[in-house]
Molecule: Guanidine-I riboswitch aptamer
Organism: uncultured Psychromonas sp.
RNA sequence: AAUAGACAUCUAGGGUUCCGGCUUUUAAGCGACUGGACCGAGAGUUGUCGACCUUUUUUCUAAGGUUACACGGAGGGAUAAAAGCCCGGGAGA
Numbered sequence: 001a002a003u004a005g006a007c008a009u010c011u012a013g014g015g016u017u018c019c020g021g022c023u024u025u026u027a028a029g030c031g032a033c034u035g036g037a038c039c040g041a042g043a044g045u046u047g048u049c050g051a052c053c054u055u056u057u058u059u060c061u062a063a064g065g066u067u068a069c070a071c072g073g074a075g076g077g078a079u080a081a082a083a084g085c086c087c088g089g090g091a092g093a
Base pairs, nucleotide, nucleotide: 005049006048007047008046010044013039014038018036019035020033021030022029023028024027050067051066052065053064054063055062069089071092075087076086077085
């Protein structure tokens, strides 16, 4: 000096289709069940890729660096359901 990205992973968090658990009348009920599995962050973690800058090099490499900051409702939507998911770095401040 420049950019302000994509994907994956895990976490905070979240509920109840399935499995398990619990209760009772054996077929129902319970997420006023730690869980398996599931959903899951713009403002959380880590990684990969991408982008940008500088130097080097001489035409395609190599090295180093940067990728900052970020208060926030109500309401609506998806899924079985809910949410820090999505609308949305929205309205507003």